[in-house]
Molecule: Lysine riboswitch aptamer
Organism: Leptotrichia massiliensis
RNA sequence: UGAUAGAGGUGCAAUUAUUAAAAGUAAAUUUACGGAGAAAAGUCGAUUCUGUGAAAUAAGUUGAAAGGAAUAAUUGCCGAAGCGUAGGGAUUGACUAUCUUUAUUGCUGGGGCUAUGGAGAAUAUCCAUAGGACUGUCAUUAUCAAAGGAUAAUGGGGAGCUGUCAG
Numbered sequence: 001u002g003a004u005a006g007a008g009g010u011g012c013a014a015u016u017a018u019u020a021a022a023a024g025u026a027a028a029u030u031u032a033c034g035g036a037g038a039a040a041a042g043u044c045g046a047u048u049c050u051g052u053g054a055a056a057u058a059a060g061u062u063g064a065a066a067g068g069a070a071u072a073a074u075u076g077c078c079g080a081a082g083c084g085u086a087g088g089g090a091u092u093g094a095c096u097a098u099c100u101u102u103a104u105u106g107c108u109g110g111g112g113c114u115a116u117g118g119a120g121a122a123u124a125u126c127c128a129u130a131g132g133a134c135u136g137u138c139a140u141u142a143u144c145a146a147a148g149g150a151u152a153a154u155g156g157g158g159a160g161c162u163g164u165c166a167g
Base pairs, nucleotide, nucleotide: 001166002165003164004163005162006161009078011077012076013075014074015073016072017071018070019069027062028061029060030059031058032057037049038048039047041096042095043094044093081108082107083106084104085103086102087101088100089099090098109135110134113131114130115129116128117127118126119125137156138155139154140153141152142151143150144149
């Protein structure tokens, strides 16, 4: 240097099932009231509906789903994956946003806690940043040991660390 096999732990992701929540909400429909607007996350445009009565409000009868979460099982894994950036695609014509997909030597070792900000219906949960501790790993120093190593402090970053093989 290359190939290959591994480790970290409340480790990561996906799929399926169940459950709660979303929600007695959206929506449909009836009545009353109302009196000019209404329609998808936002803006603009187009289109459609609307005085044969729009929105809003109240009451009655029906009444969801998606995204998000928890648990279990299974599968694939240990840059697992997440975020960012760039390109493509989808939801209505444009832009934004969202979702999705491809690339990425841009960032993050890992999980958790606290704070702040954002996403979210949310007290859930997730994401980003910061803080201090824990944990894994390697290096350096000190002490102990002198066979392997142990403890403490400091520091590094996954482009790392360990084993094996080849050069």